Context: one part of a larger RNA
RNA sequence: UGACGGGGACCCGCACAAGCAGCGGAGCAUGUGGUUUAAUUCGAAGCAACGCGAAGAACCUUACCAGGACUUGACAUCCCUCUGAAACCCCUGAUAACGAAGGGGCCUCUUCGGACAGAGGAGACAGGUGGUGCAUGGUUGUCGUCAGCUCGUGUCGUGAGAUGUUGGGUUAAGUCCCGCAACGAGCGCAACCCUUGCUGUUAGUUGCCAUCAUUGAGUUGGGCACUCUAACGGGACUGCCGGGGAUAACUCGGAGGAAGGUGGGGAUGACGUCAAAUCAUCAUGCCCCUUAUGGGCUGGGCUACACACGUGCUACAAUGGUGCUAACAGAGUGAGGCGAGACUGUGAAGUUAAGCAAAUCACAAAAAUGGCAUCUCAGUUCGGAUUGUAGUCUGCAACUCGACUACAUGAAGCUGGAAUCGCUAGUAAUCGCAGAUCAGAAUGCUGCGGUGAAUACGUUCCCGGGUCUUGUACA
Numbered sequence: 001u002g003a004c005g006g007g008g009a010c011c012c013g014c015a016c017a018a019g020c021a022g023c024g025g026a027g028c029a030u031g032u033g034g035u036u037u038a039a040u041u042c043g044a045a046g047c048a049a050c051g052c053g054a055a056g057a058a059c060c061u062u063a064c065c066a067g068g069a070c071u072u073g074a075c076a077u078c079c080c081u082c083u084g085a086a087a088c089c090c091c092u093g094a095u096a097a098c099g100a101a102g103g104g105g106c107c108u109c110u111u112c113g114g115a116c117a118g119a120g121g122a123g124a125c126a127g128g129u130g131g132u133g134c135a136u137g138g139u140u141g142u143c144g145u146c147a148g149c150u151c152g153u154g155u156c157g158u159g160a161g162a163u164g165u166u167g168g169g170u171u172a173a174g175u176c177c178c179g180c181a182a183c184g185a186g187c188g189c190a191a192c193c194c195u196u197g198c199u200g201u202u203a204g205u206u207g208c209c210a211u212c213a214u215u216g217a218g219u220u221g222g223g224c225a226c227u228c229u230a231a232c233g234g235g236a237c238u239g240c241c242g243g244g245g246a247u248a249a250c251u252c253g254g255a256g257g258a259a260g261g262u263g264g265g266g267a268u269g270a271c272g273u274c275a276a277a278u279c280a281u282c283a284u285g286c287c288c289c290u291u292a293u294g295g296g297c298u299g300g301g302c303u304a305c306a307c308a309c310g311u312g313c314u315a316c317a318a319u320g321g322u323g324c325u326a327a328c329a330g331a332g333u334g335a336g337g338c339g340a341g342a343c344u345g346u347g348a349a350g351u352u353a354a355g356c357a358a359a360u361c362a363c364a365a366a367a368a369u370g371g372c373a374u375c376u377c378a379g380u381u382c383g384g385a386u387u388g389u390a391g392u393c394u395g396c397a398a399c400u401c402g403a404c405u406a407c408a409u410g411a412a413g414c415u416g417g418a419a420u421c422g423c424u425a426g427u428a429a430u431c432g433c434a435g436a437u438c439a440g441a442a443u444g445c446u447g448c449g450g451u452g453a454a455u456a457c458g459u460u461c462c463c464g465g466g467u468c469u470u471g472u473a474c475a
Stems, first nucleotide, its partner, number of pairs: 001475002003472003007469007015459002019423002022420001026314008034305002042053002064300004070294001073125001077124002079121006088105004108115002127289002130287003136283002138278003141274001143272001148187006154163003167178003193266004198234007207224003212221002237260001240254005316416001320375007332363003337356002341352004382413001387408007429451007
């Protein structure tokens, strides 16, 4: 000087408290451990691994295993020889497959050296999701959006160092004010950026409809007021008033205002810590393999299952289930696509087909909600696992191993021990919708809106953090 203390003082945070809804019990989904296996590819490991890499494993992916098959190689550069094609299209085809061996179509440019492409050969080499993240770059997590971390000059100290950065107030903030052997400065804080909340101007189609006419319908004429869209502006600054304060910083209350003291949300992550994570995104040193640790193929596996854990979904019902009926979103996506309407089917879907590269057309029905009816507290008209049969769709192909539909079946479960998680407002809870990935395959993820609470006395205690101070068997 740091670090640490079951030392002290002050302060903060859904840290506790006050509340609401959960997890832990059940069934299933998913990830992990373990076990099993020919293989169950690899990585991630307290918080900060475990619906994580994976925004999507039937083949492919795929790295793993078995089998049979290749060796200058699937890919790059260089050399030699040959050919004028090759690619592509069609046909045949040993084999489980990679496609051996063929046939037909097509028949490059040129300065005539060659270029380009293919086949064959030789080796230099290619290749490696092999090892080392404790050799590395890059990227990322984390403490933590916590308020800190430093430097120059000066001064003090023999020196390590100190001072500044401490002190009195204040703040979300090393934010600002005052004081002071310090005076300044930098990286952080804040602001500048995006979005949302109010409003003006410009603009009026594909958007909108107050007035007039019209229709089944903003459908059409008409209009651009209103809504909305999207470009530029305005607006909030403790600016105004009063109290407190040291006449300061600031703070409390009030006015006006759509909004009030950082208005709400996002992006933004200082010096550093954890030899944190990643050699399997990529790049890369060294080591290792080179008829194999490389490359291609078929089938299997990653989907196993006495069990244990994490994260979720669905429930255990009447604030509910079921049937009929009536409403109200936002944000997205669409051409190998979205697909209206009509017809067929109990249905998943099928057939046909309008429109739309979309403020025009479509996905699209929003669902919770309201109204009417029924069930009457039961393992039930709760709950839907599991199983059987018959189907639909995608795709060469749904046996291992897809999703969905119909009929039948109708398990556990009557609110969950110890323990434990989230959340302070348009939040929690609850309800649906969309998107990425994607042929198909979400209860996951990322967004979007609808309905919409309770509670916070307070800082004694638990956890984490910040500042000052004190002790030290630590560095």
This is a predicted structure of a 475-nucleotide part of an RNA (small-subunit ribosomal RNA, 3' major domain) from an uncultured bacterium. Model confidence (mean pLDDT): 83 of 100.